[in-house]
RNA sequence: UCCCGAUAAAGCCAACCCCUCUGUGAAGUGGGCACGGAAAGUCCUGGGUCUCAGAUUGUUCAGCCAAAUCUGAGAUGGCCGAGCUGCCGAA
Numbered sequence: 001u002c003c004c005g006a007u008a009a010a011g012c013c014a015a016c017c018c019c020u021c022u023g024u025g026a027a028g029u030g031g032g033c034a035c036g037g038a039a040a041g042u043c044c045u046g047g048g049u050c051u052c053a054g055a056u057u058g059u060u061c062a063g064c065c066a067a068a069u070c071u072g073a074g075a076u077g078g079c080c081g082a083g084c085u086g087c088c089g090a091a
Base pairs, nucleotide, nucleotide: 004089005088012037013036017032018031019030021028022027035078041084042083046080047079048076049075050074051073052072053071054070055069056068057067
C1' cells in the first nucleotide's frame, strides 16, 4: 500500500413516527427521535420498484373504473450492481 472488518478507539449517518414547508404525485427540506448502517459518503451511467401524462389491449350495455403492455418525464443511493472518495488498524 492492497485485501479485510475487531466485544478496539475517536467519530459519522439517521429508519419508523411526530411537527413545519414544497410538490398533481411518488417523494423531498428543516427540527425532534433512534430501527439500523463499515461507506446508510458521493454519483441516476446499468437494472428493480414507485409516481405523473399519453397510447394500446382489455373490463363494462355505454361511460367511469380494475388489470396488463409500451413511450416520455420524474422519484427512490436506507433496493441491487458499477465508478469515485474517506476514519481506524486487531486477526
Model confidence (mean pLDDT): 79 of 100. c-di-GMP-I riboswitch aptamer from a Pseudomonadota bacterium, 91 nucleotides, folded computationally. The organism belongs to Pseudomonadota, within Bacteria.